[in-house]
This is a predicted structure of a 92-nucleotide RNA (THF (Tetrahydrofolate) riboswitch aptamer) from a Clostridiales bacterium.
RNAcentral holds the sequence, with entries from Ribocentre.
The source organism's lineage runs through Bacteria, Bacillati, Bacillota, Clostridia and Eubacteriales.

RNA sequence: AACAGAGUAGGUGAUCUUGCGUUAAGUGUUUGAGAAUGGGACGUCGUCUCAAAACGAAGGGAUACCGCGGUAGAUCAUUCGCGUCCGCUAUU
Numbered sequence: 001a002a003c004a005g006a007g008u009a010g011g012u013g014a015u016c017u018u019g020c021g022u023u024a025a026g027u028g029u030u031u032g033a034g035a036a037u038g039g040g041a042c043g044u045c046g047u048c049u050c051a052a053a054a055c056g057a058a059g060g061g062a063u064a065c066c067g068c069g070g071u072a073g074a075u076c077a078u079u080c081g082c083g084u085c086c087g088c089u090a091u092u
Stems, first nucleotide, its partner, number of pairs: 001092002004089002010079007018072002020069003029053007039086005059066002
């Protein structure tokens, strides 16, 4: 120097037990402003946070509890394997 590779944020499913809401938050949508993001720096059409707007629901039981929510967390599996530059590994 050439060539190949590893490595992200995330997505999906299952399980676990613990919750939250059911007096409606959360989830999802739109707009705006921020934040983090392969090992490092910068970065967004991906992710998250906040604010606003619109939309929106399944409760039941005497009790223990049973449900419901495109609900939160964790684990496992699977998927994905970021753009530029610089690095890492292997081969020549």